Model confidence (mean pLDDT): 83 of 100. This is a predicted structure of a 1483-nucleotide RNA (small-subunit ribosomal RNA) from an uncultured bacterium. The sequence is in RNAcentral, with records from Greengenes.

[in-house]
RNA sequence: AGAGUUUGAUCCUGGCUCAGGAUGAACGCUAGCGGCAGGCUUAACACAUGCAAGUCGAGGGGUAACAGGGUAGCAAUACUGCUGACGACCGGCGCACGGGGGAGUAUCGCGUAUGCAACCUACCUUUAACUGGGGGAUAGCUUCGAGAAAUCGGAAUUAAUACCCCAUAACAUUUCACAAAGGCAUCUUUGAGAAAUUAAAGCUCCGGCGGUUAAAGAUGGGCAUGCGUAACAUUAGUUUGUUGGUGAGGUAACGGCUCACCAAGACUACGAUGUUUAGGGGGUCUGAGAGGAUGAUCCCCCACACUGGUACUGAGACACGGACCAGACUCCUACGGGAGGCAGCAGUGAGGAAUAUUGGUCAAUGGGCGAAAGCCUGAACCAGCCAUGCCGCGUGCAGGAAGACUGCCCUAUGGGUUGUAAACUGCUUUUAUACAGGAAUAACCCUCCGAACGUGUUCGGAGCUGAAGGUACCGUAUGAAUAAGCAUCGGCUAACUCCGUGCCAGCAGCCGCGGUAAUACGGAGGAUGCAAGCGUUAUCCGGAUUCAUUGGGUUUAAAGGGUGCGCAGGUGGGAAAAUAAGUCAGUGGUGAAAUACUGCCGCUUAACGGUAGAAUUGCCAUUGAUACUGUUUUUCUUGAGUAUGGUUGAGGUAGGUGGAAUGUGUUGUGUAGCGGUGAAAUGCUUAGAGAUGACACAGAACACCGACGGCGAAGGCAGGUUACCAACCCAUUACUGACGCUGAGGCACGAAAGCGUGGGGAUCAAACAGGAUUAGAUACCCUGGUAGUCCACGCCGUAAACUAUGAUUACUAGUUGUUGGCGAUACAUUGCCAGUGACUGAGCGAAAGCAUUAAGUAAUCCACCUGGGGAGUACGUUCGCAAGAAUGAAACUCAAAGGAAUUGACGGGGGCCCGCACAAGCGGAGGAGCAUGUGGUUUAAUUCGAUGAUACGCGAGGAACCUUACCUGGGCUCGAACGGUGCAGGAAUAUGUCAGUGAAAGCAGGGUUCCUUCGGACGAUCUACAAGGUGCUGCAUGGUUGUCGUCAGCUCGUGCCGUGAGGUGUCGGGUUAAGUCCCAUAACGAGCGCAACCCUUAUCGUUAGUUGCCAGCGGAUCAUGCCGGGCACUCUAGCGAGACUGCCGGUCUUAAGCCGGAGGAAGGUGGGGAUGACGUCAAAUCAGCACGGCCCUUAUGUCCAGGGCUACACACGUGUUACAAUGGCCGAUACAAAGGGCAGCUACUCCGCGAGGAGAUGCUAAUCUCCAAAGUCGGUCUCAGUUCGGAUCGAAGUCUGCAACCCGACUUCGUGAAGCUGGAUUCGCUAGUAAUCGCAUAUCAGCCAUGAUGCGGUGAAUACGUUCCCGGGCCUUGUACACACCGCCCGUCAAACAAUGGAAGCUGGGGGUACCUGAAGUCUGUAACCGCAAGGAGCGGCCUAGGGUAAAACUAGUAACUGGUGUUAAGUCGUAACAAGGUAACC
Repeated sequence: AGAGUUUGAUCCUGGCUCAGGAUGAACGCUAGCGGCAGGCUUAACACAUGCAAGUCGAGGGGUAACAGGGUAGCAAUACUGCUGACGACCGGCGCACGGGGGAGUAUCGCGUAUGCAACCUACCUUUAACUGGGGGAUAGCUUCGAGAAAUCGGAAUUAAUACCCCAUAACAUUUCACAAAGGCAUCUUUGAGAAAUUAAAGCUCCGGCGGUUAAAGAUGGGCAUGCGUAACAUUAGUUUGUUGGUGAGGUAACGGCUCACCAAGACUACGAUGUUUAGGGGGUCUGAGAGGAUGAUCCCCCACACUGGUACUGAGACACGGACCAGACUCCUACGGGAGGCAGCAGUGAGGAAUAUUGGUCAAUGGGCGAAAGCCUGAACCAGCCAUGCCGCGUGCAGGAAGACUGCCCUAUGGGUUGUAAACUGCUUUUAUACAGGAAUAACCCUCCGAACGUGUUCGGAGCUGAAGGUACCGUAUGAAUAAGCAUCGGCUAACUCCGUGCCAGCAGCCGCGGUAAUACGGAGGAUGCAAGCGUUAUCCGGAUUCAUUGGGUUUAAAGGGUGCGCAGGUGGGAAAAUAAGUCAGUGGUGAAAUACUGCCGCUUAACGGUAGAAUUGCCAUUGAUACUGUUUUUCUUGAGUAUGGUUGAGGUAGGUGGAAUGUGUUGUGUAGCGGUGAAAUGCUUAGAGAUGACACAGAACACCGACGGCGAAGGCAGGUUACCAACCCAUUACUGACGCUGAGGCACGAAAGCGUGGGGAUCAAACAGGAUUAGAUACCCUGGUAGUCCACGCCGUAAACUAUGAUUACUAGUUGUUGGCGAUACAUUGCCAGUGACUGAGCGAAAGCAUUAAGUAAUCCACCUGGGGAGUACGUUCGCAAGAAUGAAACUCAAAGGAAUUGACGGGGGCCCGCACAAGCGGAGGAGCAUGUGGUUUAAUUCGAUGAUACGCGAGGAACCUUACCUGGGCUCGAACGGUGCAGGAAUAUGUCAGUGAAAGCAGGGUUCCUUCGGACGAUCUACAAGGUGCUGCAUGGUUGUCGUCAGCUCGUGCCGUGAGGUGUCGGGUUAAGUCCCAUAACGAGCGCAACCCUUAUCGUUAGUUGCCAGCGGAUCAUGCCGGGCACUCUAGCGAGACUGCCGGUCUUAAGCCGGAGGAAGGUGGGGAUGACGUCAAAUCAGCACGGCCCUUAUGUCCAGGGCUACACACGUGUUACAAUGGCCGAUACAAAGGGCAGCUACUCCGCGAGGAGAUGCUAAUCUCCAAAGUCGGUCUCAGUUCGGAUCGAAGUCUGCAACCCGACUUCGUGAAGCUGGAUUCGCUAGUAAUCGCAUAUCAGCCAUGAUGCGGUGAAUACGUUCCCGGGCCUUGUACACACCGCCCGUCAAACAAUGGAAGCUGGGGGUACCUGAAGUCUGUAACCGCAAGGAGCGGCCUAGGGUAAAACUAGUAACUGGUGUUAAGUCGUAACAAGGUAACC
């Protein structure tokens, strides 16, 4: 000090979360020791038991218990206060301290600083004086009585340092008057007078200790005051002893503290009153600090003691272990009545996540009493329990590699890791165990001795006294011996692999993991972190500059009030003087101690403790300074205002007034439609519409001018004119002299809609009606139409009231328009002021952008914001006639919501361009029959895959068996193949043969033959490996393929721009088939694509001529390159040439290039092919092959027979044959290319109508062979379901094959179905193309081939053009999409859950008011009773705790029913928003 998380990526805003520290903690796992601390945070809940405050005999009467003595007695025993002592009692002092918990209290309670001229103070210290005399009681004791008890009553008798009276007395108190001094108003002090009042107690060792009065000190308290001290304004008014005065009473003392009278005040927006919460401080935790949170332990103060009230005693209390009363609760009881108060220490129950022993001692410190010894002391000092915290120590150290074994992992003959870790060797002994020694804390008091002073004080020495404790500590011995866990390991965040699981189980602080290869779940191995602890949970601060004083913001992210005026408040121009409040400096007082910090010191160290210092940022007082601010006074003119002059304008209000348009009415002309729409209809119209002319009326709005022009504070303002009112601006510089700015509350204004009353009502037009559209259409469109729109008066008070930008002032570069005014000048031109626009700098900003009209730089004041939703909602309050407005939450829920910009994708956005994309044409499909594939259905099985384009004559280039993967049935199990290991057996096995069974495979058996180099081969059995799988996953993969698309794109390096994602280059202008090329250019280059290079075809040359060819020469034949011969030609197949916009032209162009032309076989890529960029579709394929993982192993493997893949109400795709005359049939006749051929192609001959058969020859092929059709010539048919068409069926055959039943092809004869050109729609094709004609081949025994792949023959039509459909490319635009429009997303309804509002009512709580009653008690009054008296009893009065009644308010809980809200993988209905979202959206 930061990090994670919104996005495809980016920057920003903004929340959520984490890493740190802390705790009186708790929980989980674990645990060796010690030191020092701490330990009911909850029920101020209830308490059994014990203890926590007594002491003094040197105050008293005395003697119950104990001990001793004495007397009597033999003894038992009795008597005796005589002594030590002492129960109970009288009396003194103490019990108001110490200890506890924090209920109450928002307050002079606390903190801090002052004051008391308004006060008290026992014990203690100092000083002064005094201490004389008398009296009557009473407890105890004794006795009698009542009662269960607590306790009480009567009688007799008695003492005091108890009580009373008298004397004496003042420097005491009170009153009166005088003088002086001082102060702070009342006053105070001093001096000398007068009058009145009031005191005492004894004990004694004779030293003294006490007692009384007075003064002073010290200590402790009381009262008053300034300042500080929680939240809520959805608490705005409160108060009657209230505020003040006079007088009196009361108090220690001032005071409405109380009372009588008088006055009407007092507090409050600087927050009264009310409600809620809370003891305050020193301090503690955190933080860089400022702050925030907190108030355990320790210290100070306060308040409290079962709850409420009250006083008594006393120096001090309204009293924790005192009293009285009332109440609640508990206990005892003989039922009559009594007793009690742990928030003291232990302890118990209860509550709770949770907090200890019914311990020891007064040894020390301290307290009470006492002359003292001493007694008491749950204060205190110690011990016990608890890892609750902090601190310290240990669980060993060194060596030791065959890097051992096991475990775990891997790329597995091997390696890695655990790991120097272990074993093993040596060493040490803190700790542990055993034994031995053993403290300090102790000084007092008291006793003894000594000294000083001189008779009881001080000092010194010795002795006596230890709960903790035989503890700390020290020594000796033994022996590595007694001692390690917890959490984590996806990122944040240090640390990784295997197995299991399979959106299950589970994890999770946030993001998020888990759906078969999980470093995220569970286990294991390993690693990391901390360590006697480690994690989790809870809470606080931090990080969070995320409430911002330090230190934030408000155009678009949350956030500027709709606008103005203006009280309070805040703030404010120049100069001078005074003052000294703020400010600054010095000094003094205080700021308790402890804590924290620094130095030093003590426990072995540390924690802990001691000591000294600094600090304590504060408050008060005092002295000084005077720049700034404040205050007062004087002054100035530049801010502000006034005056004079001059403009300007849809500025406002009121009243006349004008024309056009619209509608309506009357009337003229006139005839059939008008109107409306995408198209229609509703509507109007022959009763005369619409159209057109005239006249009249009505209301509303003001064309042109008109303009990012003007005016106004904003809302807003527009024909013209008159009146009134207001304002800016300019010029002049005459006047006032800071009069200014802002502005919470307040007041005023405030579009549209809406409301009230009364008018008005032409147009338009919510609601409503009708017509359309639609699946629906409560809409968009159309026809009508009422409120309203207009006026007057009164409400409402809101808008995307927006420049989403508060007001004012100052400053800071420019360019260019325009409005109003003024100035200079020459008519060009130009300056100044005030407005209003555009553009561009610096600067600012997240960016977009703003930029003298700031969102720049500064100042003042106001308003507002603090994650999204819930929600501008609920409740409350105010305003309003209502509608509603203003103010304005919470529970709950999410981890985002959001801004700007980027790249894509998309748009029923735009521009440009291309393509058989459309158009123009030709031929088809869709209708029929058949073939084939698919879906569906069926089936034992109809094996599997392919499914929009990019599946469907596809994998399959050939299913009768085989193939075959499917079904049924029958078999085999190391298996159908290969390899190797071990064992046993030997002439066994194998081979061949024979017979049995069986559908076959196979099973079972008999006999016979039988290798060798002696190693073995071979086969069978057994054992362990290793097989096999067309089983699953194409969403684990390789490879291959389809498609966009043969579309022109896709990228990189360097540079530059941008905070960045990214951009530029690749855009722009042209051009091209092309990101093809050229020009321009912050880009310059390059790569993959394009093109070219390759093959083929079209022309020519050359080389070579066999199997090809035959012009010329010769030979031969009926005839034929048949032969000699020749390679000229054709042809074959090698090598070359050729085409490159090369040449010419264009009013061509800068260029690239385009158009035309020449030449040429071919002309602008000549035609065709191969060639497929980065990538997309989790596209296809695990069934071609390969391969990870999973699954099967007498079966999901393998063998065999038969069946199935060929089924058939149906639907679709692709083909084929046709429907005929451009044709069918018959006869004759001509011309290819490319391929194939030995288990083959077959000439030729014969037979058969034919498929074919029988012979036979050539050819391993430019040699032989398969081998053409359309066409041409002639004939016939004549428009018919035909001489078209051939399905279907019957019969007879041929061929292949082990076998044609399911289920082959072909032939012949017969049969002769549908079909007469095909709806919506749709496909192919731009030239040797379409169309049409045949041929060949692969596969193959044969073939369901009409398919596929090739080959040649014949051989067209059309393209104006790019508006539209489809697809694509580039640029641009919008976007809430990024899984990218097959996207996103809204609302109702239905379901579940959650919190919440309202609500008839019900139940509590605290507080106040009124009335009634009223204990104890103070005060007060008082004739009867008691007392000599003082006084008391009794009775009465005032006040009050408590109780009761009543009506209201506040607050909390609950509630039938009800409202909306939120959340929830796959519900319903629509499609509102995001693109022009299909009616632009929004307020």